[in-house]
RNA sequence: GGAGCGGGUCGGAUGAUCGCUUCGACCUUAGGGUCGGAGAGGAAAGUCCGGGCUCCGCAGGGCAGAACGGUCGCUAACGGCGACCGAGGGCGACCUUAGGGAAAGUGCCACAGAAAUAUACCGCUCCGGCCUAACAGCCGGAGUAAGGGUGAAAACGUGCGGUAAGAGCGCACGCGCCGGCCGGGUGACCGGUUGACGAGGUAAACCCCGUUUGGAGCAAGACCGUGUAGGGGAGCUCGCCUUAGGCGAGGGGGCGGCCCGUCCCUAGACUCCCGGGUCGGUCGCUUGAGGCCGGUGGCAACACCGGUCCUAGAUAGAUGGUCAUCGUCCCGACUUAAUAGGUCGGGAUACAGAACCCGGCUUACAGACCCGCUCCCACU
RNA sequence: GCGGGAGUAGCUCAGUGGUAGAGCGCUAGCCUUCCAAGCUGGAUGUCGCGGGUUCGAAUCCCGUCUCCCGCU
Repeated sequence: GGAGCGGGUCGGAUGAUCGCUUCGACCUUAGGGUCGGAGAGGAAAGUCCGGGCUCCGCAGGGCAGAACGGUCGCUAACGGCGACCGAGGGCGACCUUAGGGAAAGUGCCACAGAAAUAUACCGCUCCGGCCUAACAGCCGGAGUAAGGGUGAAAACGUGCGGUAAGAGCGCACGCGCCGGCCGGGUGACCGGUUGACGAGGUAAACCCCGUUUGGAGCAAGACCGUGUAGGGGAGCUCGCCUUAGGCGAGGGGGCGGCCCGUCCCUAGACUCCCGGGUCGGUCGCUUGAGGCCGGUGGCAACACCGGUCCUAGAUAGAUGGUCAUCGUCCCGACUUAAUAGGUCGGGAUACAGAACCCGGCUUACAGACCCGCUCCCACU
Repeated sequence: GCGGGAGUAGCUCAGUGGUAGAGCGCUAGCCUUCCAAGCUGGAUGUCGCGGGUUCGAAUCCCGUCUCCCGCU
């Protein structure tokens, strides 16, 4: 100097002016006004996961369904994050990984090929028959997966032996898989040794194994106000005991898939449906697994301790518009030795906006900056 | 806020692991004096996009974009 890898930060500034929401103070014959303070994000987004919170007559068991799947940790929790292991890719920094089970069973494997879990098309060998002097040839039977060819995939690879020809048929070395033992590691796993074996792939096909899982959502939910007004309809059975009531059977309803189980009601301030009314206000509502700084522990995710700060709460939805100056980037002209700098003119300045709140994931984003690392080239 | 579905040729739709099709439309020729109809042939495609699983993906899985519908 070039090419790249990983991580992080910011994402306009100042002033004037016209407006919006809210809080505080003051004023005000109630409508509001004046002054001062505060007022979007790294993703507020998609709503893809998880949790808090609230309600459902506390949510117990089983089946079904759904999600997840290396190990150890972090966390309120997670399908998230960190570290590590295995596999794959890259010269490398580093990146990707739904990564349990295919000797529990079932399904599928197009085309090609003889054959796709079972196979003899060609070839090789032997036997029998025909023919022949014999060889060769033809027909039939048997053996053979070593060779050919097909395919993504064809029963482990190489060598030697062996055989009629062959074959893990036998042996040596290697590879793979399962089991035992030894060593290391919390563990996934790694290394060594030994025994048996040589088994196709696919589970993001059904399935099996393990783990988790009640449902709904701030339009949750609570209160106030309004009202043709406590409007209309349906349901409520039977038996026993001495009335009130109790017991048993049955019925209805809740526990938002089903069953069990359980709870409530059975003439009550009951349950369900319809009609009618409001389609308003207040709370929930923003101080929270909170932000920033420092320290300690940990490789890290993160945890703990100390200090400090208070930082939007709208409800059809406020947080905005215009102008000026400056900043950053791009283009053109002039100046200049210059693609440095300067002057002038023009253009651009993203993605997007809270709606109960948090932790993640994913996606969008003009441009600018910082840190660490790798490879190549040149020079010293 | 909660839930469901669709995207394939210009249009409407099939295809649910194995070479992407149909109808209408387009286009060339024949037929006709000419047009229409008819007959014969032809061209059409990033299967919305990106990644993964698999020997192989429109199809299976994940993410994403656009559109449509339902409930309260």